Model confidence (mean pLDDT): 75 of 100. The RNA shown here (TPP riboswitch aptamer (THI element)) has 109 nucleotides and comes from Desulfovibrio psychrotolerans. It matches the Rfam family "TPP riboswitch aptamer (THI element)". About the family: Vitamin B(1) in its active form thiamin pyrophosphate (TPP) is an essential coenzyme that is synthesised by coupling of pyrimidine and thiazole moieties in bacteria.
[in-house]
RNA sequence: GGGAUUGGCUGGGGGAGUCCGCUUUGCGGCGGGCUGAGAGUGGGCAUGGCCCAGACCCCUUGAACCUGAAGCGGUUCGGACCGCCGGAGGGAAGCCUGUGCUCCAUGGG
Repeated sequence: GGGAUUGGCUGGGGGAGUCCGCUUUGCGGCGGGCUGAGAGUGGGCAUGGCCCAGACCCCUUGAACCUGAAGCGGUUCGGACCGCCGGAGGGAAGCCUGUGCUCCAUGGG
């Protein structure tokens, strides 16, 4: 010096589903279950998960997340699970830093 790897700072990206019961003309509301890192914690008012903040996950080494997609096959109470679609198309990064290993170069014995 190269590769690997740890942590931090700043900045950025993103999602919040589903099943059951009660209630409602309905929208919706309440309670409970499932999966998951996360299933909506606090505030605002335009009452819409709309806006701000928080938690959580992810940031090109990118399956975080979105699209196709209310996809297809199996299965299930179920959008939970398995396979395919598919490493298919998109998708948000810079800086600082610890450690040991390895390779190369150089110096000394």